This is a predicted structure of a 365-nucleotide part of an RNA (large-subunit ribosomal RNA, domain IV) from a Deltaproteobacteria bacterium. Rfam family: Bacterial large subunit ribosomal RNA. Gene Ontology terms of the family: structural constituent of ribosome and ribosome. Lineage of the source: Bacteria > Pseudomonadati > Myxococcota > Myxococcia. The full RNA is in RNAcentral, with records from ENA.

Context: one part of a larger RNA
RNA sequence: CCCUCGUUAAGGAACUCAGCAAAAUGGCACCGUAACUUCGGGAGAAGGUGUGCCCCUGUUAGGUGUAGCAAUUCGCUUGCGAAGCCGAGAGGGGUCGCAGUGACCAGGCUCUGGCGACUGUUUACUAAAAACACAGGACUCUGCGAAGUCGCAAGACGACGUAUAGGGUCUGACGCCUGCCCGGUGCUGGAAGGUUAAGGUGAAUCGUUAUUGCCCGCUCCGGCGGGUGAGAAGCGGUGACCCGAAGCCCCAGUAAACGGCGGCCGUAACUAUAACGGUCCUAAGGUAGCGAAAUUCCUUGUCGGGUAAGUUCCGACCUGCACGAAUGGCGUAACGACUGGAGCGCUGUCUCAACGAGGGACUCA
Numbered sequence: 001c002c003c004u005c006g007u008u009a010a011g012g013a014a015c016u017c018a019g020c021a022a023a024a025u026g027g028c029a030c031c032g033u034a035a036c037u038u039c040g041g042g043a044g045a046a047g048g049u050g051u052g053c054c055c056c057u058g059u060u061a062g063g064u065g066u067a068g069c070a071a072u073u074c075g076c077u078u079g080c081g082a083a084g085c086c087g088a089g090a091g092g093g094g095u096c097g098c099a100g101u102g103a104c105c106a107g108g109c110u111c112u113g114g115c116g117a118c119u120g121u122u123u124a125c126u127a128a129a130a131a132c133a134c135a136g137g138a139c140u141c142u143g144c145g146a147a148g149u150c151g152c153a154a155g156a157c158g159a160c161g162u163a164u165a166g167g168g169u170c171u172g173a174c175g176c177c178u179g180c181c182c183g184g185u186g187c188u189g190g191a192a193g194g195u196u197a198a199g200g201u202g203a204a205u206c207g208u209u210a211u212u213g214c215c216c217g218c219u220c221c222g223g224c225g226g227g228u229g230a231g232a233a234g235c236g237g238u239g240a241c242c243c244g245a246a247g248c249c250c251c252a253g254u255a256a257a258c259g260g261c262g263g264c265c266g267u268a269a270c271u272a273u274a275a276c277g278g279u280c281c282u283a284a285g286g287u288a289g290c291g292a293a294a295u296u297c298c299u300u301g302u303c304g305g306g307u308a309a310g311u312u313c314c315g316a317c318c319u320g321c322a323c324g325a326a327u328g329g330c331g332u333a334a335c336g337a338c339u340g341g342a343g344c345g346c347u348g349u350c351u352c353a354a355c356g357a358g359g360g361a362c363u364c365a
Stems, first nucleotide, its partner, number of pairs: 001360008010351002014349001019346001027051005036041001038173001052095006062086003068080004096100001108344007115336002120132002136171007148157003174331004179261003184258002186254005193249003199243002204238005211230008262280005289323001290320001301317005
């Protein structure tokens, strides 16, 4: 010096990101216990007092239960209950120590915000949370060989269920509520018109060719061969018009579907502000509630509170860079190894360090 412990004058969070760690509280009995509240809670709220041992009341209350008594279904058994045994709690008196839940084991508390209702779940090995789940709410699909899922299929799950059922998505107890926009995207419905695939149809056109015109060569004069043109039917190729569904275009509906929810100018008898007016744009221009917020850049906004002093905190204001209503809004008792602020108690966290114990390190063997 390091680790694990013990003690500490005076102060008592001045430490620090933060009371991290430590200290303190602690059992049991009794007294007593606020706001708020979903009337269950909050609550062990908080805050107090007592606690050992001996004697007496005292053969305590009570328990057990032999004999006995009573009942009886007369075998059991049940009720009462001398004796014997066990025996709390209380009151009074006394007594010892520094100290009586004498060691060990055994809540610190309060006030006020944020978030999440709650108990639960999670990153096995850096995250336990405000994340996930949740009961509750809503939308939507599904009529049963259900929708959906797995599988090439058979088949299986769903379900030996049947719309008070099952699947998907969002929200997340409860209370009060959940505004406007269907132009875009999605979904649902519609089918008049436009567009449109395979397919049907097959006008035209091309290739091939029986046959054949012309030219050349050969000939046993019957024709044969070659070259170059024309070319029916058939076959084959290309293929226009026309007929062809859904889809798309189109017409409606739908936002607890994805989503969206304005600008400029003027105006009141101080000033300031603008209930009011004008104008442009939009599908519609943000309603209620909340608001410097887990959201506020400017910003340590401004005012008030708490402190001697407060970039944090609480209450307001509203100028919301860039809250806002189931990507839910605002509240909310209870709950939380969550997170912010404050106070009481308590302390070696600190002022500021000291001493002690054990184990290391270190030295020597």